[in-house]
RNA sequence: GUGCCUAUAGUUUAGUGGUAGAACUGCUGGUUGUGGUCCAGCUAGCGAGAGUUCGAUUCUCUCUAGGCACC
Repeated sequence: GUGCCUAUAGUUUAGUGGUAGAACUGCUGGUUGUGGUCCAGCUAGCGAGAGUUCGAUUCUCUCUAGGCACC
């Protein structure tokens, strides 16, 4: 340089156009003599910009970061 893939919560991930879910972590409460386990609840997220659309995490383009193959 060419082609392709990935980017969603602190972490690991689901979500193929119609309210963004889960697990672990964190916080609060319950249980316990204390801690752990267990139970209930809460917080927290779509890499950036533009376009299409009534509506975009999803489709298109560009950029950023990471990765794979070829040279």
This is a predicted structure of a 71-nucleotide RNA (transfer RNA) from a Candidatus Falkowiibacteriota bacterium. The sequence is in RNAcentral, with records from ENA. Rfam family: tRNA. Rfam classes the family as a transfer RNA.